This is a predicted structure of a 477-nucleotide part of an RNA (small-subunit ribosomal RNA, 5' domain) from Hippophae salicifolia. NCBI's taxonomy places the organism under Eukaryota, Magnoliopsida, Mesangiospermae, Pentapetalae, Hippophae.

[in-house]
Context: one part of a larger RNA
RNA sequence: GGAUGAAUUCUGGAGGUAUGCUUAACACAUGCAAGUCGGAUGGGAAGUGGUGUUUCUAGUGGCGGACGGGUGAGUAACAUGUAAGAACCUAUGCUUGGGCGGGGAAUAACAGUUGGAAAUGACUAUUACUACCUCGUAGGUUGAGGAGAAAAAUGAGAAAUCCACCUAAGGAGGGGUUCACGUCUAAUUUUCCAAUUAGUGAGGCAAUAGCUUACCAAGGCGAUGAUCAAUAGCUAGUCCGAGAGGAUGAUCAGCCACACUGGGAUUGAGACACGGCCCAUACUCCUACGGGAGGCAACAAUGGGGAAUUUUAUACAAUGGGUGAAAGCCUGACGGAGCAAUGCAUCAUGGAGGUAGAAGGACUACGGGUCAUGAACUUUUUUUCCCAGAGAAGAAAUAAUGACGGUAUUUGGGGAAUAAGCAUCAAUUAUCUUUAUGCCAACAGUCACAGAAAUACAGAGUACGCAAGCAUUAUUU
Numbered sequence: 001g002g003a004u005g006a007a008u009u010c011u012g013g014a015g016g017u018a019u020g021c022u023u024a025a026c027a028c029a030u031g032c033a034a035g036u037c038g039g040a041u042g043g044g045a046a047g048u049g050g051u052g053u054u055u056c057u058a059g060u061g062g063c064g065g066a067c068g069g070g071u072g073a074g075u076a077a078c079a080u081g082u083a084a085g086a087a088c089c090u091a092u093g094c095u096u097g098g099g100c101g102g103g104g105a106a107u108a109a110c111a112g113u114u115g116g117a118a119a120u121g122a123c124u125a126u127u128a129c130u131a132c133c134u135c136g137u138a139g140g141u142u143g144a145g146g147a148g149a150a151a152a153a154u155g156a157g158a159a160a161u162c163c164a165c166c167u168a169a170g171g172a173g174g175g176g177u178u179c180a181c182g183u184c185u186a187a188u189u190u191u192c193c194a195a196u197u198a199g200u201g202a203g204g205c206a207a208u209a210g211c212u213u214a215c216c217a218a219g220g221c222g223a224u225g226a227u228c229a230a231u232a233g234c235u236a237g238u239c240c241g242a243g244a245g246g247a248u249g250a251u252c253a254g255c256c257a258c259a260c261u262g263g264g265a266u267u268g269a270g271a272c273a274c275g276g277c278c279c280a281u282a283c284u285c286c287u288a289c290g291g292g293a294g295g296c297a298a299c300a301a302u303g304g305g306g307a308a309u310u311u312u313a314u315a316c317a318a319u320g321g322g323u324g325a326a327a328g329c330c331u332g333a334c335g336g337a338g339c340a341a342u343g344c345a346u347c348a349u350g351g352a353g354g355u356a357g358a359a360g361g362a363c364u365a366c367g368g369g370u371c372a373u374g375a376a377c378u379u380u381u382u383u384u385c386c387c388a389g390a391g392a393a394g395a396a397a398u399a400a401u402g403a404c405g406g407u408a409u410u411u412g413g414g415g416a417a418u419a420a421g422c423a424u425c426a427a428u429u430a431u432c433u434u435u436a437u438g439c440c441a442a443c444a445g446u447c448a449c450a451g452a453a454a455u456a457c458a459g460a461g462u463a464c465g466c467a468a469g470c471a472u473u474a475u476u477u
Base pairs, nucleotide, nucleotide: 001477002476003475004474006473007472008471010469013347014346016344017343018342019340020339021305026303027302030300031299035063036062037061040060041059043057044056045055046054070258071257072256079183080182081181082180084178085177088175089174090173094170095169096168097167098166099165101135102134103133104132111124112123113122114121115120155162156161185229192220193219196218197217199215200214201213202212203211233255234254235253237248238247239246240245261280262279263278264277283294284293285292286291311337314335319333320331321330322329323328350380351379352378353377360371361370363368385414386413387412388411389410390409394404421466422465424463427446428445432461433460434459435458
């Protein structure tokens, strides 16, 4: 000199754009963040004079809650990055082929009885399905054969047809897994490992494998740093630097890990599941003391911690996601607004003329020079500001549909009107005098300064630097 997710002092006009708990992975009041389908289904309710049509939905059922959003505690290892594999799985979606026949038993809801303060149950009886079971058949697996295991579903429509369902193959995208190489510090950590290392049999998994187990062998790693310890999410990137290299990993993007703490499985194509379940610990809350409820590292908000970091606001109009045949519904993702000079880039605070070189300040050698064309004054402009009018694009998709927003933009009117500070002036380092003080009060990054003429402290005037900022502090190069 550069840089920062910065903070602080003083100051502060405008819009644009990006960013905004780096600390306590501390505790969290309140609201909201994942639902949807009645064109799967039996009921119930609303409405109607009745039929019919319509609307709503607690339950069963399907798909989705494994995405999206957050955080970085753990992790020094196949976690990540680059480059290769083989022994695998894959819902929905895409392409191609084949199929979609018959039967049955239950069960929730509703109703009745009943326990409990509540959370939430228990019993009895009945009933439906794209829920469940079974038979036949196709295809497939194993086997010499016999035998055994083993699929399906309808719904809408007047119909054409459409949407589903079962099965086989392929490709896409996704995931699991293996390996080579790279990835911080310490030897004042030198030995470490006992399912440990290898084999066989068995089990297990989607798959390979000591992944597990029985038996057998005694191996395996290590100064090319094992093991132990400390620290840490990794990367594309970001900052500095001519480069070599050093530092870093906020925002944005990829991967990983985590969801009060520690375990565990269930369901499922996929989880060992942030807003699912079970158990245990700690904490908080309710209780009729018998027992229950909870998990903001989603978005806002609160307390606490801290030098320090925003609104308990808006809309699904767009993009994207879930679901649905669709209309739609849901979406704190996202779009936008609010707050903050936190950063970046931009614009303004007037322009031109104007000497009686004005008043005033401070200096003076008392002659004057300087602030200074600066002000006044004359003329002119309106970025911004105030008032009034017009008013978008973003909408794809004929029509309708815009949160932002009466915003951006634009037209007219008004009037220089509303808008400059901060630090420094001995040297380093651009910028000098005077007054006051008198080793005092102070200043200070370094050297140093101040003890009577201080360009170094404090005030003033001038000057110089940067400028809606300036300076300091911290960190890094």
It matches the Rfam family "Bacterial small subunit ribosomal RNA". On this family, see Yusupov et al., Science 2001: "Crystal structure of the ribosome at 5.5 A resolution".